RNAcentral holds the full RNA, with entries from ENA and SILVA.
A computed fold for a 511-nucleotide part of an RNA from an uncultured bacterium, annotated as small-subunit ribosomal RNA, 5' domain.
Its Rfam family is "Bacterial small subunit ribosomal RNA". Its family is annotated with ribosome and structural constituent of ribosome in the Gene Ontology.
Its mean pLDDT, the model's own confidence on a scale to 100, is 83.
Context: one part of a larger RNA
C1' cells in the first nucleotide's frame, strides 16, 4: 500500500447488500427440526349438544371423526462439523466385454386358483418404571402354496477366438383400490362391461452409485532399509462386481536415493487475498467431492447404510429407580454453561423456492423465505446551501503596532435529502379462483423546522501538518533513527494546522 469470518481502545445519524464461535470434535436443561397415505386393512372412543328416563342409566347426534395398530412409501435426501485422513481421499483423464440402479419414461407380457397366521382388540397376569407374558377373536396390496410365463435364468449339445447364437430338459410372478354404466317393476349388492391407478416379468432409457487405472497432490534423511497374507499362482468361498476381499495348498517373492518404511502436520477441490506477471499464502461464507455423528465393534432392515435425531454389544459421562433394573446422546435450529481477545433471537411463515407422503384436498418440512442483534465488511447518503468584514465578541499569540482562529460566527435570503407527523399504498401469486411471513415494509404525496447527527489520529526526519506553556535524564514518548540533564517544533496541555472520517487509530494476519 493492499488484505481480514478480526479482536482492542476513542467515537458513533441513517440505508441497500452481504457475513458473524477461526478457541473445547468441550458438556448440555428446555421447545422445535420426518413424517405422510382411510383411494392397502381391520377396529374405533370422549367431551359437549337433543331427546327418553325407574334418576342406575338409556337413544340419537358428535363420528365411522379423534386416536392406537397392521400395511406402503419416506426416513441413506435435506441440514451440521472437519476430529480423523498425506490416500485412488481429492483434482483431471481414462476403463467397467468386472457391475447395481427404488421412484422416473418408453416398448412388450400378464394380473389366475388356493391357504395358513397375526398385531389391534377383549380376558387373566409380571413389574416401581421402562416394558411385558400368556389365552382368544380378525382383516389386508402383510404372510405361504398351486397354475401359467418363448422374453429371465441354470444346466446339456452344436457352433464360435471371445461376448454369443440355435436347440432340447429343468427353475422361477403377481394385489388389488377406486370411479362411471348396463342387467332389474323398484331400491340394494353381485357378476359383467369400461376409466383411472397400482401389482408382476422382462427389455431400453434416464438418473445416482460402487470398483479399477495413468498423472498430480505438505514437511522431516539428525527416518534407510520395510513386508508371510507379504508378492504371485491353482482349487473353493464371497459380492451387485474385477482382486489375498477370505480360505487351503504350491512357489519365494514384492517395496526402496525416481526417496520405501518410520515421523511430524493437514480434509481435498472451483477458488480466495496478493502481485504486471511467474509465484507466494489460503481453503471462513458460496458450490463440487470425501470423512464424521458421545468413544470404540458389529450387523439387521432396505435399490441404496454398516444408517446424526434406527438397532445390538462393550466403555466413559449425565439422569430416574421401590435397588431388582431403567432412560440419554445438539458436529439440526434457538438456547445454557465453560474455553477464550471474540463471534447473534429459546422470533415469524409455509406466502415464494424446494422437499417427503397422498388420485386430490392436504399434512410436515429451524431446508428455505423472512424478521431481530453486532459500524463486522462493502457500497451509498447525511450533519446544511448562498449571501455575509464593524475582518464583532471570546481563545491563542505578540516585537504591544499587530496577527492570527475568520466568511467562520451573528445576521439576510433559502432548501427539507434526513428526522417527525398525517395520507395513499406495491411487485413478489406463471394458467379460472383462491393465498404474502416479510409489511401497512418499499416507494409517493402533503405539513413542521436548520430542524435530529463529527468524530479519530498525528503534527524532528522518514511523513502532509508549528507556536506558547508546564515539566528538567523527572513524569514520560518511540515503527526505525532516537526525543527528555531549565528556552524540547519528540513528553503533558492549549491554540492553530495536516489527514481521514461515521469512522479513525493500535494490534494480530498474509501477499
Nucleotide at each position: 500500500g493492499a488484505u481480514u469470518g478480526a479482536a482492542c481502545g476513542c467515537u458513533g445519524g441513517c440505508g441497500g447488500c452481504g457475513u458473524g464461535c477461526c478457541u473445547u470434535a468441550c458438556a448440555c436443561a428446555u421447545g422445535c427440526a420426518a413424517g405422510u397415505c382411510g383411494a392397502a386393512c381391520g377396529u374405533g372412543a370422549a367431551a359437549g349438544u337433543a331427546c327418553c328416563u325407574u334418576c342406575g342409566g338409556g337413544u340419537a347426534u358428535g363420528a365411522g371423526u379423534a386416536a392406537a395398530g397392521u400395511g406402503g412409501c419416506g426416513c441413506a435426501c435435506g441440514g451440521g462439523u472437519g476430529a480423523g485422513u498425506a490416500a485412488c481421499g481429492c483434482g483431471u483423464g481414462g476403463a467397467u466385454a468386472a457391475u447395481c440402479u427404488a421412484c422416473c419414461g418408453g416398448g412388450a407380457a400378464g394380473u389366475u386358483c388356493g391357504g395358513a397366521a397375526u398385531a389391534a382388540c377383549a380376558g387373566c397376569u409380571g413389574g416401581a418404571a421402562a416394558c411385558g407374558g400368556u389365552u382368544g377373536c380378525u382383516a389386508a396390496u402383510a404372510c405361504c402354496g398351486g397354475a401359467u410365463a418363448c422374453a429371465c435364468u441354470a444346466c446339456a449339445u452344436a457352433u464360435a477366438a471371445a461376448c454369443g447364437u440355435a436347440u432340447g430338459u429343468g427353475g422361477g410372478a403377481a394385489a388389488g383400490a377406486c370411479g362411471g354404466c348396463c342387467u332389474c317393476u323398484g331400491c340394494a349388492u353381485a357378476u359383467g362391461c369400461u376409466g383411472u391407478u397400482g401389482c408382476u416379468u422382462u427389455c431400453c432409457g434416464a438418473u445416482g452409485a460402487g470398483u479399477c487405472c495413468g498423472c498430480g497432490u505438505a514437511c522431516c534423511a539428525u527416518u534407510a532399509g520395510c513386508u508371510a497374507g507379504u508378492u504371485g499362482g491353482u482349487g473353493g468361498g464371497g459380492u451387485a462386481a474385477a482382486g489375498g476381499c477370505c480360505u487351503a495348498c504350491c512357489a519365494a517373492g514384492g517395496c526402496g536415493a525416481c526417496g520405501a518404511u518410520g515421523g511430524u502436520u493437514a480434509a481435498c477441490u472451483g477458488g480466495u487475498c496478493u502481485g504486471a506477471g511467474a509465484g507466494g499464502a489460503u481453503g471462513a461464507u458460496c458450490a463440487g467431492u470425501c470423512a464424521c455423528a458421545c468413544u470404540g465393534g458389529a450387523a439387521c432392515u432396505g435399490g441404496a447404510a454398516c444408517a446424526c435425531g434406527g438397532c445390538c454389544c462393550a466403555g466413559a459421562c449425565u439422569c430416574c429407580u421401590a435397588c431388582g433394573g431403567g432412560a440419554g446422546g445438539c458436529a439440526g435450529c434457538a438456547g445454557u454453561g465453560g474455553g477464550g481477545a471474540a463471534u447473534a433471537u429459546u422470533g415469524g411463515g409455509c406466502a415464494a423456492u424446494g422437499g417427503a407422503c397422498g388420485c386430490a384436498a392436504g399434512u410436515c418440512u429451524g431446508a428455505c423465505c423472512c424478521a431481530g442483534c453486532a459500524a463486522c465488511g462493502c457500497c451509498g447518503c447525511g450533519u446544511g446551501a448562498a449571501g455575509g468584514a464593524a475582518g464583532a465578541a471570546g481563545g491563542c499569540u505578540u516585537u504591544c503596532g499587530g496577527g492570527u482562529u475568520g466568511u467562520a460566527a451573528a445576521c439576510u435570503u433559502c432548501u427539507u435529502u434526513u428526522a417527525a407527523g398525517g395520507g395513499g399504498g406495491a411487485a413478489g401469486a406463471g394458467c379460472a379462483g383462491a393465498a404474502g411471513a416479510c409489511g401497512g415494509u418499499a416507494c409517493c404525496c402533503c405539513u413542521u423546522g436548520a430542524a435530529u447527527a463529527a468524530g479519530c489520529c498525528a503534527c524532528g526526519g522518514c511523513u502532509a501538518a508549528c507556536u506558547a506553556c508546564g515539566u528538567g535524564c523527572c513524569a514520560g514518548c518511540a515503527g526505525c533513527c532516537g526525543c527528555g540533564g531549565u528556552a524540547a517544533u519528540a513528553c503533558g496541555u492549549a491554540g492553530g494546522u495536516g489527514g481521514c472520517a461515521a469512522g479513525c487509530g493500535u494490534u494480530g494476519u498474509c501477499c